[in-house]
Small-subunit ribosomal RNA, 5' domain from an uncultured bacterium, 521 nucleotides, folded computationally.
Context: one part of a larger RNA
RNA sequence: GACGAGCGCUGGCGGCGCGCCUAACACAUGCAAGUCGAACGGAGCUGUUUUCUCUGAAGUUUUCGGAUGGAAGAGAGUUCAGCUUAGUGGCGAACGGGUGAGUAACACGUGAGCAACCUGCCUUUCAGUGGGGGACAACAUUUGGAAACGAAUGCUAAUACCGCAUAAGACCACAGUGUCGCAUGGCACAGGGGUCAAAGGAUUUAUCCGCUGAAAGAUGGGCUCGCGUCCGAUUAGCUAGAUGGUGAGGUAACGGCCCACCAUGGCGACGAUCGGUAGCCGGACUGAGAGGUUGAACGGCCACAUUGGGACUGAGACACGGCCCAGACUCCUACGGGAGGCAGCAGUGGGGAAUAUUGCACAAUGGGGGAAACCCUGAUGCAGCGACGCCGCGUGGAGGAAGAAGGUCUUCGGAUUGUAAACUCCUGUCCCAGGGGACGAUAAUGACGGUACCCUGGGAGGAAGCACCGGCUAACUACGUGCCAGCAGCCGCGGUAAAACGUAGGGUGCAAGCGUUGUCC
Numbered sequence: 001g002a003c004g005a006g007c008g009c010u011g012g013c014g015g016c017g018c019g020c021c022u023a024a025c026a027c028a029u030g031c032a033a034g035u036c037g038a039a040c041g042g043a044g045c046u047g048u049u050u051u052c053u054c055u056g057a058a059g060u061u062u063u064c065g066g067a068u069g070g071a072a073g074a075g076a077g078u079u080c081a082g083c084u085u086a087g088u089g090g091c092g093a094a095c096g097g098g099u100g101a102g103u104a105a106c107a108c109g110u111g112a113g114c115a116a117c118c119u120g121c122c123u124u125u126c127a128g129u130g131g132g133g134g135a136c137a138a139c140a141u142u143u144g145g146a147a148a149c150g151a152a153u154g155c156u157a158a159u160a161c162c163g164c165a166u167a168a169g170a171c172c173a174c175a176g177u178g179u180c181g182c183a184u185g186g187c188a189c190a191g192g193g194g195u196c197a198a199a200g201g202a203u204u205u206a207u208c209c210g211c212u213g214a215a216a217g218a219u220g221g222g223c224u225c226g227c228g229u230c231c232g233a234u235u236a237g238c239u240a241g242a243u244g245g246u247g248a249g250g251u252a253a254c255g256g257c258c259c260a261c262c263a264u265g266g267c268g269a270c271g272a273u274c275g276g277u278a279g280c281c282g283g284a285c286u287g288a289g290a291g292g293u294u295g296a297a298c299g300g301c302c303a304c305a306u307u308g309g310g311a312c313u314g315a316g317a318c319a320c321g322g323c324c325c326a327g328a329c330u331c332c333u334a335c336g337g338g339a340g341g342c343a344g345c346a347g348u349g350g351g352g353a354a355u356a357u358u359g360c361a362c363a364a365u366g367g368g369g370g371a372a373a374c375c376c377u378g379a380u381g382c383a384g385c386g387a388c389g390c391c392g393c394g395u396g397g398a399g400g401a402a403g404a405a406g407g408u409c410u411u412c413g414g415a416u417u418g419u420a421a422a423c424u425c426c427u428g429u430c431c432c433a434g435g436g437g438a439c440g441a442u443a444a445u446g447a448c449g450g451u452a453c454c455c456u457g458g459g460a461g462g463a464a465g466c467a468c469c470g471g472c473u474a475a476c477u478a479c480g481u482g483c484c485a486g487c488a489g490c491c492g493c494g495g496u497a498a499a500a501c502g503u504a505g506g507g508u509g510c511a512a513g514c515g516u517u518g519u520c521c
Stems, first nucleotide, its partner, number of pairs: 001520003005517005012393006018386002020351001025349003029346003034091003039088002042085006050077005059068003098304003108228007117221002122217008130164001132162002139154006169196004174191001176189005200209003230276003237267003242264006249257001279301004283294004306327005329340004357383001359382003365379001366377004396426004406417004430462001431458006440448001465510005470491003476505005486493002
C1' cells in the first nucleotide's frame, strides 16, 4: 500500500459498487420453463339460428266460470360464431442462472491443423410439395390400488406414424477423363445400376407462415498437434489394451475407442510412476522495474448438480428444476408399496470471528413460444438491510478581551484551556413542512417513484469520534501506584518525585470514522 474482511469504541447524509471465504452440510414454504386453438379431435361456457315440449304476461272478449292471444322464460335437439382449455402434435426445455467438489489434464492459455467432422433456428440460391393407408391418446364403459399410478374393451383427428410415385440432387458400389495437392488423397465432368423426400394452416383469394431434397454462408461445436502451466527423489523405476501392425466393429469423425489375431514394444534424472495441493485465463494487488502473490465481483473456457453407474429422446445432453438402476438420508403408508433432491431466487436449521429481503416489476435490455395480440422469464431492471469498500458533502460563517466563570498547572506573580464560550449580525449544504415534478419511452406502455430535481417557507436548530504523546514517531505536565497493578511492534518501562502503568488537564494525528487482528507485496 491492498482486502469479499473480522473484532473494539463511535456513527449525520448522498452516489457508485460489494456482501457464506467455513459444512459440494441438511433443507419447511413459495416462486425460478414455458408457449402455440392460425397443426388436431374433443369437452365446457357464452351468444346466435331454427324445430319441438312445458309454462304462459299485456291486449281482445265475456253469461265473470272462462275463451282467445301469444310476448317473455325453462328444457331438449340443430346451425354459426366467440372464449377457455385436459389430451395428441410442434418448438423450447442442452440457453439463461448456481457452485468450484473433482481435475496437474490438450483442463486452461497461446499458435496451428482436420484431404478425418457435425451444425436446429437464421441468410442466399436451385428444385419440389402427387396419390394413399393403418393406428394411438383424449373420450365412453368396465375394473385394480390406501396412495402414487394403472389395466382391459370400444370409437376418433392431425403439420403424429407408415408404404407408393417422382429424383434435378445426394449417397453407395462399378468402370473412365481432366486437373490439383501435403502421404493417405481432393475437386470437376460424363456413363449405366441401386437406395432415398414432403404437410399442411390462415385468408379480405392479394398473399403470408410453414414442409421436402440439394448447394453455399454465418453461428455454435467435435477432434488432433507445437509450446507454456505448483510442491516433494525421505517417491526411481513404471506399463499388459500396455506400444505397434492386420482385419472387423463403432462414431458426425480420426484413433486400442472396442474386439480377434500377430509382434514386443512404449515411458523415464530434459524427473516417468507415486504422493500432496489446486478449477485455468483475461485480469487484480504490490513493486521504479524485474519479479512476488492472487484468481472475490465483471468477462472467456472447463467441470459438477444428494453419491456412483447407465442409456433414451434430440440438431445439440449422457441432461441442476428429464428417465432407469444401486447406495445413504428424509417423508407418506391401509405394510402390499410409494414420494423427494435449493452448488436457481428468497428463506430455515447447523457450522463459523463473519456475510442480506420468504420485497416490487416485466416499464427497459435480453431470452423462449406465437402470424400477431400476447403469455412466461427470482435472467434482468429496481427497491430493502450492512460505514463492507471507494468517492463527495456536512456537523456552521463573520465579528467578539471584562482575555468571564469553571478546569488544570503554579515559583502564588501568573500561565493555559482561549476568540474558544457567552453576546451581536448572518447563511441554509444536509434537515423539516408545503407545492410542482422528470429523463429513462422522439406514438401507447414506468417497477423504480411522487424518486431525482426545481420553487417557497422555517430555523444554528438534529449531526464527532477514535487512537496516540520514552526513542523509532508528530505530540508533556500533575496526581495515584511502588518490580505491585500493569504496558509492550522492537529497544525496553514499573523496586517512592514514572513525560513508558492508571486517571486528569493539555497536546499530536486521522476523521464518519479511528484503532486492532489476520493475509499478500
Its mean pLDDT, the model's own confidence on a scale to 100, is 84. It matches the Rfam family "Bacterial small subunit ribosomal RNA". Gene Ontology terms of the family: structural constituent of ribosome and ribosome.